[in-house]
RNA sequence: AGCCCCUUAGUGUAGUGGUCAAGCACAGAGCCCUUUGAAGGCUCAGACCCCGGUUCGAAUCCGGGAGGGGCUA
Numbered sequence: 001a002g003c004c005c006c007u008u009a010g011u012g013u014a015g016u017g018g019u020c021a022a023g024c025a026c027a028g029a030g031c032c033c034u035u036u037g038a039a040g041g042c043u044c045a046g047a048c049c050c051c052g053g054u055u056c057g058a059a060u061c062c063g064g065g066a067g068g069g070g071c072u073a
Base pairs, nucleotide, nucleotide: 001072002071003070004069005068006067007066010026011025012024013023018056028044029043030042031041032040049065050064051063052062053061
């Protein structure tokens, strides 16, 4: 330098045009339970990498950028 892949809560992931509110698990906070703790139950908070475009409608499709990984030279 060229090509390919990935980017969604603190972490790991699902979601590939609409439905509802972006879901699930762990982690976190509160409450219940318990002599205490663990476990368990209930509740809460927390995310679509950025910019632009297409569309009635974008996490999802397109373009550019950023970051990470891989292959080739």
RNAcentral holds the sequence, with entries from ENA. Predicted 3D model of a 73-nucleotide RNA (transfer RNA) from a Candidatus Pacearchaeota archaeon. The organism belongs to Candidatus Pacearchaeota, within Archaea. Rfam family: tRNA. Rfam classes the family as a transfer RNA.